């Protein structure tokens, strides 16, 4: 610093998530050691226990108790016990007093306040202990507590009597002093301070211990009292500063002030009487909600956000409320008193308690330590001290909770070891990792040694000093005996041994790190896009990696990224946002010169900004975390001096900005009256007759009671045609017939006045299309609702026919529109062209035309700039400035709900929850359109045959079946199959094999192997029998190999599965013209360009143009056949000329010569728009015409661009995984594929005279041919047989058929047609029974031309005729694949149907129209709204009712009591907020393929 995510791809808005820091954390796996911090964030929920404030005996009386002395008593002989006074010395201890307990500690409940932070004021205050100055400390006095005595009560506890002390209480003196009227002077400028001076008055105390002394007394120390300044701590008050929410807009009566009282340490409505009637509030008063404030703390590049644990400041706060007392201080955490609630004890009469002090315990929670040690230090109360008292603190324990440091070994070590793992099996990896040698020894053990932190207090002694002097007492100093919790710890030395010490997280992408096995949209993963429906780097396991590391994800929060609230630093045409318009308040802004001032601004001093924290610099712990010193920093307040450019005030002048006047013309600018013509409709008359109306076509509707048409007259309402224009007016909405009136505005001229009077506008008025709504009129037309007809599957619509509110006038409400230029309103500046409406000048002119300057609107086009593009472009979306309005994803939702406004309808202001990853904008390529244009194709048309009907052949689907194997669905069905009786064969039933029918190694066995025979059997198969060698060594035996066979293991086998893992071949669009590229340009990019355009073509074929220039892969040509002609070849072909022969004497055979000509196959030539007219003529190309066999590619064939369907095919063959392995493999026999209510497809063969039938005679071409074709010859009616000449073929076989002659039939289901069956036969073959082909004879169905609809062909084509071939023992051949014979018609044309190309356009489609989307209704699930009530919680208000208490009245001698005010709690009525909850109830959201329609999105089929 980014990055992922809306799209097929792009650009951009715009949200969403993600790396990252941080935590008082939790939660999962895991855990060796140490320092340093840190730990109840919930329940300010209740708390058992022990602890946490005492201390003074040097204030006072006493109790008691040790010890010495003495006494006295008893016991004893006595020492000496023991009681017992006295008196010294010590100790403890209730109580009196003092002082402290307001400090320390704790928690964040309340507080949106002067609580807090900052800087100021107090001349309006106080302040124990503490320090300074100064003055004193005198004389009396009555009392009480405890103890003693009684008394009451369960206790807590109390009551009475007697009796005593004080540094406890009370008087009297003193007055340095203090306070006080009032006086000067200074200050201040609101009372007021201060300094001097000052009257009458008024005002204090306490002593206790020590030294000296005989005593007075003198002195040290503590004290005490009046006072001064100080210190320090607090009080009061003032500027400014910091949270949300206007759906809280109004709020206050002690409220605001002032008079006086009265309280207070001190100002004040702090109280209280009395008077005035004010005060606060759009700079947010009043209300809700939240929430302790800072210093800091996280983060952040800042600037900001968030947050206020730890520690440090201040505030509140103490079981809840409310209250005082004491007191230097409290309205008091471990005091008191009332009232609540909880809770304990109780003898039921009462009574006791307050952990948010430190452990602890219960609950609640995701969650937060030990009922620990020690005053050793540092600090705090007390005291003279000693010391005592301190859960303040010091320590230590838990707990990775966090920071930080350490360690879990190092060094060598290749057979790269086993083993895992993957593997293309070859090997890689794990991996120098281990093992294995070889050191160290850190911390853990363990033995030993052992600290700092202490400093001081006490004894004693020396010096100074105090003092008149010793002593004491203060400082300083040396000696001795002490004083440590942590801790025998930390540190240090010793041993011994790699031994005790490594886990979690990831691994598609973001984002560092990939296999493999499992699982199959399961299971389960996810922060986010997303994985997952047999080959998952996404699940779950392994092995590998990566990152971190005693910790490692995880969940949560905070900030960051996010310029996503944008001061730094953001938009508003279309992505979310310009207010419907304007007038105009507050407020923001504000033109030119000048003076003054100095508020802002600048800029310099000086206070201030606490410490800690952060940052530097230096230092201590072995380093670091930590912690000590010093800088800097605190971006602020504040008071002071200094500048005056700019800005603001004030004061003076200006005329460019606004305005005033006058002069002119242009206008559908506004209102209110009047007038006027067209046409609809109605009425009423004539004339006249069936019909009119009305539609895609109809019908309803109107008419014979006379319409519709036509004539005339008349009634009434609305609209105002031509003119008429991106023309005109206006703020907008809006204005359109004339004419009068009244009236706004804007422009141009043109000099003359006003002198910044402007701009903008949040609130506020005002104006404001259609529609609506209220009241009264009016209602020709048209016309919601409604009715009818009509389309439709339906049709509450689109068409049609009626037809009512409304439209229209007046008055009055509503207040919204895609109120749109989707563009707030003002003013500058900044290139140009060309229309157009008004006005002014000029110059010329007869002129007002044309022409030129110029100002004001109004268009279009376009530079530069602007934009994400589209676009905009002097009328800016462009450069600037000033104000307003408004935006912050999609949905919910402009929606509830609560205010306002309306008669209503509704307007208007305007949320949450819950959901989605995405909604969007512009533009790009494709698809597509019941969008346009152009072209094309047997696509239509025009023609000729034909399917569709019959019968039968064959495919298929269905159905049946043991099995009817299997695949193939516009591109499957006479397909895979160019041949199913068996075989094929996969399928079915049944018998059988198991290294297997087949292939390679290893091992192994022997003598078998081919072959043959014999049992069994259906055959396979199984059992037995006979039965041979090959090579090489070697003399020979014999030995080895090879074949073979047993046996075993490795394998084989699989037409098992997956064409959606695949290769390869195919079919489709489509023989359609496309389809890319390089390099340039263009574009922010997707992309475009080129391929488009103008004409040409079959054709992106060819030409011309062009920011395009090549190119490739398709097209064409090149290759084959055919169609002319030439050369060459000449046998097996050919026979025209020549000879020869033969006989049935021919236009004939047959030999020979021969190669002319047919032919056969090789070269070669020919056509190329090449010549000639011609088309606007430049091509290109096109029309025509010559020659010529053939003319515009002559005909036919092969040939098939980039891609498209996950299109066929694992069953052709190959192939990956995957499965079976005495079977899913092999072998065999039989059936099966041929099965038969149906149903399509293809095809024969017909329904007949253009035919049939008989006779009769004529011409072909291409093939094939040996297990083959088969001649002549005989048999047979016939298939077909006998036979075997010839042929490995230009040599043999080999014969077309319709046509064409004749005959006959005469329109009939027949002399048409041939199914079907019957006999009887041939032929192929082991075998024709399920299940072949063929003959005769005999039988003689159905059909008489074929709905709806549907194919095929443009010429040697349809049609029609027969020949052949391949598969093949034989056929199901009527298939299929060639050949030749006869041989048609017909094409105006491209409107339509299909299918294609090209271009352009819309488009919400990109799975691409078989796309995409919407409502409603059903279910299910969440959240909300309204709800009869309900229930809780804050709160107002108005009464009652009132504890404690402080004040006051009053009574009493006092004690004390009583009665008022005022008030916590409670209590009655009635509101107002919030918040649960509720029958039904509304919409919303989301959820898998549910139902109904088809509303958008293309002209979406009614824009």
């Nucleotide at each position: 610093a980014g990055a992922g995510u809306u799209u097929g791809a792009u650009u951009c808005u715009g949200g969403c998530u993600c790396a990252g820091a941080a935590c008082g954390a939790a939660c999962g796996c895991u855990g060796g050691c140490g320092g340093c911090g840190u730990g109840g964030a919930u329940a300010a929920g209740a708390c058992a226990u022990g602890c946490a404030a005492g201390u003074c005996g040097a204030a006072c009386g006493g109790a008691u108790u040790u010890u010495c002395a003495u006494c006295u008593g008893u016991a004893g002989c006595a020492a000496u016990a023991c009681a017992g006074g006295u008196g010294g010395a010590g100790g403890u201890c209730a109580g009196u007093g003092g002082c402290g307990c307001a400090a320390g500690g704790g928690u964040g409940c309340g507080u949106a306040a002067c609580a807090c932070g900052u800087g100021g004021g107090c001349a309006a205050c106080c302040u124990g202990c503490c320090c300074u100055g100064g003055a004193g400390u005198c004389u009396g006095g009555g009392a009480u507590a405890g103890c003693c005595c009684g008394c009451c009560g369960a206790a807590a506890g109390g009551c009475g009597g007697a009796u005593u002390a004080a540094u406890a209480c009370c008087g009297g003196a003193u007055g340095u002093g203090g306070c006080u009227a009032c006086c000067u002077g200074c200050u201040a400028a609101u009372u007021a301070g201060u300094a001097g001076g000052g009257a009458c008055g008024c005002u204090a105390a306490a002593g206790g211990u020590g030294g000296c002394g005989c005593a007075a007394g003198c002195u040290g120390c503590c004290g005490c009292u009046c006072u001064u300044g100080g210190a320090u701590g607090g009080g009061c008050c003032c500027g400014c500063g910091g949270c949300c929410u206007a759906u809280c807009a109004g709020c206050u009566c002690g409220u605001u002030g002032g008079u006086g009282a009265g309280g207070u340490a001190a100002c004040g409505g702090c109280u209280c009487a009395c008077c005035a009637a004010g005060g606060c509030u759009a700079u947010g008063a009043c209300g809700g909600g939240u929430a302790g404030c800072u210093g800091g703390u996280c983060u952040g590049a800042g600037a900001g956000g968030a947050c206020g644990a730890c520690c440090a400041g201040c505030c509140a706060c103490a079981c809840u409320g409310g209250a005082a007392c004491u007191g230097a201080g409290a309205c008091a955490c471990g005091g008191u008193c009332c009232a609540g609630a909880c809770a304990c004890c109780u003898a039921c009469g009462g009574g006791u308690g307050g952990c948010a002090g430190c452990a602890g315990u219960c609950g609640a929670g995701a969650a937060u330590u030990u009922u620990u040690c020690g005053c050793a230090a540092u600090g705090g109360g007390g005291g003279c001290a000693a010391c005592c008292c301190u859960g303040a603190c010091g320590g230590a324990g838990c707990g990775a909770c966090g920071c930080c440091g350490c360690g879990u070994g190092g060094a060598g070590g290749a057979u790269g070891a086993a083993g895992g793992u993957c593997u293309u099996c070859g090997g890689a990896u794990u991996g120098u990792a281990a093992a294995c040698u070889c050191c160290u020894g850190u911390c853990a053990u363990u033995g030993g040694u052992g600290a700092a932190c202490a400093a001081g207090g006490c004894a004693u002694u020396c010096c100074c000093g105090u003092u008149a002097a010793c002593u004491g007492c203060g400082g300083g100093g040396g000696u001795g005996a002490u004083u440590g919790c942590u801790a025998g710890u930390a540190g240090c030395c010793g041993a011994a041994g790699a031994g005790g010490a490594a886990g979690g997280g990831a691994c598609g992408g973001c984002u560092a790190a990939c296999u493999c096995u499992g699982u199959g949209c399961c299971a389960g993963c996810a922060g986010c896009c997303g994985c997952g429906g047999u080959a998952a780097u996404a699940c779950a396991g392994a092995g590998g990696u990566c990152c971190c590391g005693a910790g490692c994800g995880u969940u949560g929060u905070u900030c960051g990224g996010a310029u996503u609230c944008a001061u730094u630093g953001g938009g508003c045409g279309u992505a979310a946002a310009g207010g419907g318009u304007g007038c105009g308040u507050a407020g923001g802004c504000g033109g030119u010169u000048u003076g003054c001032u100095a508020a802002g601004u600048u800029u310099g001093a000086u206070g201030u900004g606490a410490a800690a924290g952060c940052c530097c610099g230096g230092g201590g712990c072995u380093c670091a975390a930590c912690c000590c010193u010093g800088g800097a920093a605190u971006u602020g307040c504040a008071u002071u001096g200094a500048a005056u450019a700019c800005u603001g005030g004030c004061g003076a002048a200006c005329u460019a900005g606004a305005g005033u006047a006058c002069u002119g013309g242009a206008g559908a600018g506004g209102a209110a009256a009047c007038u006027g013509g067209a046409a609809u409709u109605u009425a009423c008359g004539g004339u006249g007759u069936a019909g009119c109306a009305g539609u895609g076509a109809a019908a309803u509707g109107c008419g014979u009671a006379g319409a519709g048409a036509u004539c005339g007259u008349a009634a009434g309402g609305a609209a105002g045609a031509c003119c008429a224009g991106u023309g005109g007016c206006g703020a907008a909405g809006g204005c359109g017939a004339g004419u009068u009136u009244c009236u706004g505005g804007a422009c141009a001229g043109u000099u003359a006045c006003u002198g910044a009077c402007g701009c903008u506008g949040a609130g506020g008025c005002a104006c404001g299309a259609a529609g609506g709504c209220c009241a009264g009129g009016g209602g020709a037309g048209c016309a919601a609702a409604c009715g009818g007809g009509a389309u439709u599957a339906g049709a509450u619509a689109c068409c049609c026919c009626g037809g009512u509110a409304g439209u229209c006038c007046u008055g009055g409400c509503a207040g919204u529109a895609a109120a749109c230029g989707g563009u707030g309103c003002a003013u500058g500046u900044u290139u140009g062209g060309u229309g157009u409406g008004g006005g002014a000048g000029g110059a010329a002119u007869c002129g007002a035309c044309c022409c030129c300057u110029u100002c004001c609107g109004u268009g279009c086009c376009g530079g530069a700039g602007c934009u994400a593009a589209c676009g905009c472009g002097u009328u800016a979306a462009a450069c600037a400035u000033g104000c307003c309005g408004c935006c912050u994803g999609g949905g919910g939702a402009g929606u509830a709900c609560g205010g306002u406004c309306g008669c209503a309808a509704g307007a208007u202001u305007a949320a949450a929850a819950c959901u989605c990853a995405a909604a969007g904008a512009a533009a790009u390529u494709g698809a597509c359109g019941g969008g346009g244009g152009c072209c094309c194709g047997c696509a239509c048309a025009a023609g000729c045959g034909g399917u569709g009907g019959a019968g039968u052949a064959u495919g298929u689907g269905g159905c049946u079946u043991a099995a009817u194997u299997c695949g193939a669905u516009c591109c499957a069905c006479g397909c895979g199959a160019a041949g199913a009786a068996c075989c094929u064969u996969a399928c079915c039933u049944g018998g059988g094999c198991u290294u297997g029918a087949c292939a390679u190694g290893c091992a192994u066995c022997u003598c078998u192997a081919a072959g043959u025979c014999g049992g069994u059997g259906a055959a396979a198969g199984c059992c037995g029998g006979c039965g041979a060698g090959u090579c090489g060594a070697g003399c020979a035996a014999u030995c080895g190999a090879c074949a073979a066979u047993u046996u075993g293991c490795a394998c084989a086998g699989g037409u098992g599965c997956u064409g959606c893992a695949u290769g390869g071949c195919u079919g489709u669009c489509g023989u359609c013209a496309g389809c890319u590229c390089g390099u340039g340009u263009c574009g922010u990019g997707a992309g475009a360009u080129g391929u488009u355009g103008g004409g040409u073509u079959a054709a992106g074929u060819c030409c011309c143009g062009c920011a395009a220039c090549g190119a490739g892969c398709g097209c064409a040509a090149c290759c084959c056949u055919u169609g002319u002609g030439g050369c060459c070849u000449g046998u097996u072909g050919c026979c025209a000329c020549c000879c020869a022969c033969u006989u049935u004497u021919a236009u004939a055979g047959u030999g020979g010569a021969g190669c002319a000509c047919u032919c056969u196959g090789g070269c070669c030539a020919g056509a190329c728009u090449g010549c000639c007219c011609u088309g606007u003529g430049a091509a290109a190309c096109g029309g025509g015409g010559a020659g010529g066999a053939a003319g515009g590619u002559g005909a036919g064939g092969a040939u098939g661009a980039c891609g498209u369907c996950a299109a066929g095919u694992c069953a052709g063959c190959a192939u990956g995984g995957c499965c079976c392995u005495u079977a899913c493999g092999c072998c065999c026999a039989g059936g099966g594929c041929u099965g038969c209510a149906c149903a399509c497809g293809u095809a024969c063969u017909a329904c007949a005279a253009u035919g049939c039938a008989c006779a009769g005679u004529a011409c072909a071409g291409a093939a094939g041919g040996a297990g083959c074709c088969g001649a002549g010859a005989c048999c047979g009616c016939g298939a077909g047989g006998u036979g075997g000449a010839g042929g490995a073929a230009a040599u043999c076989a080999c014969g077309a058929a319709a046509a064409c002659u004749g005959u006959g039939c005469c329109c009939a289901a027949u002399u048409c047609g041939g199914a079907u069956c019957g006999c009887a036969g041939g032929c192929u073959g082991c075998a024709a029974c399920u299940c072949g082909c063929c003959u005769g004879c005999g039988u003689g169905a159905a059909g008489c031309c074929g709905g709806a609809a549907u194919c095929g062909c443009u010429a040697g084509u349809a049609a029609u005729g027969g020949c052949g071939c391949a598969u093949c023992a034989g056929c199901u051949a009527c298939g299929g694949c060639g050949c030749c014979g006869u041989g048609a018609a017909u094409a105006c044309g491209u409107u339509c149907c299909c299918g294609g190309g090209c271009c352009u356009u819309g488009u919400a489609c990109a799975c691409a129209c078989c796309g995409c989307c919407c409502g409603u209704c059903a279910c299910a699930u969440c959240a909300u709204g309204g709800g009869a009530g309900u229930c809780g919680u804050u709160u107002g208000u108005a009464c009652c009712c009132g504890a404690a208490g402080c004040c006051g009245a009053c009574c009493g001698c006092a004690a004390g009591g009583c009665c008022g005010u005022c008030u916590a709690a409670g209590g009655u009525a009635u509101g107002a907020g919030c918040g649960g909850u509720a029958a039904c109830u509304g919409g919303g959201a989301u959820g898998a393929a549910g139902u109904c329609g088809u509303a958008a999105c293309a002209a979406g089929g009614u824009a």